Large-subunit ribosomal RNA, domain I from a Sphaerochaetaceae bacterium, 539 nucleotides, folded computationally. RNAcentral holds the full RNA, with entries from ENA.

Context: one part of a larger RNA
RNA sequence: GGCAUACGGUGAAUGCCUUGGCGCCAAGAGCUGAAGAAGGACGUGGUAAGCUGCGAAAAGCUACGAAGAGCUGCAAGCAAGUGUUGACUCGUAGAUCUCCGAAUGGGGCAACCCGGCUGACGAAGUCAGUCAUCCAUGCAUGAAUACAUAGUGUAUGGAGAGCAACUCAGGGAACUGAAACAUCUAAGUACCUGAAGGAAAAGAAAGAAAAAUCGAUUCCCUUAGUAGCGGCGAGCGAAACGGGACUAGCCCAAACCAUGCUUCGGCAUGGGGUUGUAGGACCUGCAUAAUUCUUGAUAUUACUAGCUGAAGACAACUGGAAAGUUGCACCGCAGAAGGUAAAAGUCCUGUAGACGAAAGUAAUAGAAAGAAGGCGGGUAUCCUGAGUACCACGAGGCACGUGUAAUCUCGUGGGAAUCCGGGGGGCCCACCCCCCAAGGCUAAAUACUCCUUGGCGACCGAUAGUGAACAAGUACCGUGAGGGAAAGGUGAAAAGAACCCCGGGAGGGGAGUGAAAUAGAACCUGAACCCGUAUGCUU
Numbered sequence: 001g002g003c004a005u006a007c008g009g010u011g012a013a014u015g016c017c018u019u020g021g022c023g024c025c026a027a028g029a030g031c032u033g034a035a036g037a038a039g040g041a042c043g044u045g046g047u048a049a050g051c052u053g054c055g056a057a058a059a060g061c062u063a064c065g066a067a068g069a070g071c072u073g074c075a076a077g078c079a080a081g082u083g084u085u086g087a088c089u090c091g092u093a094g095a096u097c098u099c100c101g102a103a104u105g106g107g108g109c110a111a112c113c114c115g116g117c118u119g120a121c122g123a124a125g126u127c128a129g130u131c132a133u134c135c136a137u138g139c140a141u142g143a144a145u146a147c148a149u150a151g152u153g154u155a156u157g158g159a160g161a162g163c164a165a166c167u168c169a170g171g172g173a174a175c176u177g178a179a180a181c182a183u184c185u186a187a188g189u190a191c192c193u194g195a196a197g198g199a200a201a202a203g204a205a206a207g208a209a210a211a212a213u214c215g216a217u218u219c220c221c222u223u224a225g226u227a228g229c230g231g232c233g234a235g236c237g238a239a240a241c242g243g244g245a246c247u248a249g250c251c252c253a254a255a256c257c258a259u260g261c262u263u264c265g266g267c268a269u270g271g272g273g274u275u276g277u278a279g280g281a282c283c284u285g286c287a288u289a290a291u292u293c294u295u296g297a298u299a300u301u302a303c304u305a306g307c308u309g310a311a312g313a314c315a316a317c318u319g320g321a322a323a324g325u326u327g328c329a330c331c332g333c334a335g336a337a338g339g340u341a342a343a344a345g346u347c348c349u350g351u352a353g354a355c356g357a358a359a360g361u362a363a364u365a366g367a368a369a370g371a372a373g374g375c376g377g378g379u380a381u382c383c384u385g386a387g388u389a390c391c392a393c394g395a396g397g398c399a400c401g402u403g404u405a406a407u408c409u410c411g412u413g414g415g416a417a418u419c420c421g422g423g424g425g426g427c428c429c430a431c432c433c434c435c436c437a438a439g440g441c442u443a444a445a446u447a448c449u450c451c452u453u454g455g456c457g458a459c460c461g462a463u464a465g466u467g468a469a470c471a472a473g474u475a476c477c478g479u480g481a482g483g484g485a486a487a488g489g490u491g492a493a494a495a496g497a498a499c500c501c502c503g504g505g506a507g508g509g510g511a512g513u514g515a516a517a518u519a520g521a522a523c524c525u526g527a528a529c530c531c532g533u534a535u536g537c538u539u
Stems, first nucleotide, its partner, number of pairs: 001538009015524001016489002020460002022457007029449002031162002039100003042055003046078002050074002061094006070082003105114003115131007133159009166197001167195005177184001181231001207214002218245004228236002249441003252385001256271006276419001278384004282378005291372005298365007306355001308353001312328001314327004329346002331335001337349003390414007400426001421436005476483002496523001499510004
């Protein structure tokens, strides 16, 4: 030095555990903000670094309700208090709420600096209030410039910013695929911007059809990887019918009438009227209700605290401990689950089933009030959305790449008709059929989940599961945008080792606690690598 055995050290795997995650289901909620949000800075405790809470009234103040013996957060100790005259805790409603931040009196290198005006208190000073911009409306004032207009001032109302995904709109890639690449694809995706809502968008036919017909929109299934499009390559890719979910229809403009104004062109307000087997105005006849909407007394229900809730403090045994085993009982609309010194229907919290609100919120019903709200006949005249429809050229978008390319939407130029009218039926024409553009609104079925409550899992179990089970978006890194960890487990209970001994201490030996201390805080289990001690064999 090697090998073997035994016993240790180191080390952290493994096993077991779970406070935390992940995914999903059901229900709710789907907004907050100049009455100053979201998010922060700084403060705030007897002692106070961090987290949490709170805001100079600062781990808190008030009222009401619940609850009932302790309480002064995580988090011990000391100190000092507080509570059956009801504290602490929980719920509802209030008060306070520094500074920054849309930040809004002005400025500014966020959390800082500097003001004006009005009022209160005798001054100084302190306190309270107010002073941004834009938009709309009203009023006042008012230049060049006579009227006027611009502008200015003022009053009232609104906006601004944040927010996970979902929605619509304005912009809009490339990698990639085509085995290269340019049309094409990726893809109207990613991303940027704007706007809104609890949903958004769409929507009551100038539709779809072609056998009759159907009758707003949206979503699902199917049609169908079909018809088609396509360097006819790669690829892209419908629609109607049919079956379901859900259902809901309305209002203007105009003609005409009235009133007011009018620079006589017309304008404003009210009535009227809203459609395609054309309708309305106009003339005429009959009705005056059903129904719907808005406000909303009141009632009910639910939510936001809670409360009640059966049955072994049974016996013996093992054990540190009984919930285990044996024996004998009991309840069950409750044998879900968690906890309790091991494995508990009957010990605790609960569970099934009942009950409950001073205050706030929501839903449903709804007295009462107000508003809207008809059916025919006739036809001379009038009305029925114009730089619109449509055409040419150029584009976009339609599954459709210019193609026979309709339909839809833009740009430039041209430019109708008026019910004996107009549009569509995939170039175009005819016949036939369907429909009525150039104004607007509209619930439900549909999409999503930052959030709340309850529940579930052939999901994870600390190198897993969120990056984060721990002071985690922390420590740390970076000028910055940004990047971004590691780190869980004594024990049933601290009973966390009084006292003695060695030592300066660290550490250890006794003693003691405990079932266990090789559970001693560097603490469950404690593998391997690695390092020792002892013994044997061997070189």